[in-house]
RNA sequence: UUCUUAUCGAGAGAGGCGGAGGGAAAGGCCCGAUGAAGCCCAGCAACCGAUUCGUUUAUAGCAGUAAGAUUGUAUCCUUCUGCACGAAUGUCAUGGUGCUAAUUCCUUCAAAACCGUACGGUGACGUAUAUGGGUUUUGGUAGAUGAGAA
Numbered sequence: 001u002u003c004u005u006a007u008c009g010a011g012a013g014a015g016g017c018g019g020a021g022g023g024a025a026a027g028g029c030c031c032g033a034u035g036a037a038g039c040c041c042a043g044c045a046a047c048c049g050a051u052u053c054g055u056u057u058a059u060a061g062c063a064g065u066a067a068g069a070u071u072g073u074a075u076c077c078u079u080c081u082g083c084a085c086g087a088a089u090g091u092c093a094u095g096g097u098g099c100u101a102a103u104u105c106c107u108u109c110a111a112a113a114c115c116g117u118a119c120g121g122u123g124a125c126g127u128a129u130a131u132g133g134g135u136u137u138u139g140g141u142a143g144a145u146g147a148g149a150a
Base pairs, nucleotide, nucleotide: 001150002149003148004147005146006145007144008143013041015040016039017038021031022030023029025108026107027106028105042100043099044098047096048095049092050091051090052087053086054085055084061083062082063081064080066079067078068077104142109139110138111137112136113135114134115133116129117128118127119126120125
C1' cells in the first nucleotide's frame, strides 16, 4: 500500500510541557490566546486477550473417524471437544492497539415514500421553477479503528 471482515447516536481531564492552528477531502458550519496541533501524565472503552453460567420447547446452536448408554444396526439420549451464540452492555483489565468538542460535526452518489415553492389574480385559475427543490428511510461511496491476509 492492497484485500477480507466487524464497528462507527454510548463513554472519557478546568492536569503538565508547548506555542497557532485544528475538525481526512470539497462545500458548509464550527473549535482555538478563557490557549490549536504535537508530546507526557490521567482517564474511557473492551477490538485482540482471560474467564463464569447457559443455548429442544424463540434470550441463545451447529459439527465431530470422541466416550458412554441403548439397539439387530443406526438415530434420538448423556457426556466430552471445537467453533458459534446468549446473559440490559455477563465478569475482568497485567499486556497489544484504539479513543477522550459537535452522530464519522452536517452534506456529497442512487433508489423509494411523502411534501411543493415563488409571482400574479377578489376568485375559479394562470405563469415560472421542472432532467429542479425539501423531509424521511434504505443502500452505496469515501474515511476512521480493530482483527486477519497478501
Overview
The RNA shown here (SAM riboswitch aptamer (S box leader)) has 150 nucleotides and comes from Fontibacillus panacisegetis. The coordinates come from a structure-prediction model, not an experiment, and the mean pLDDT is 77. Lineage of the source: Bacteria > Bacillota > Caryophanales > Paenibacillaceae > Fontibacillus. Its Rfam family is "SAM riboswitch aptamer (S box leader)". Rfam links the family to the GO term regulation of gene expression.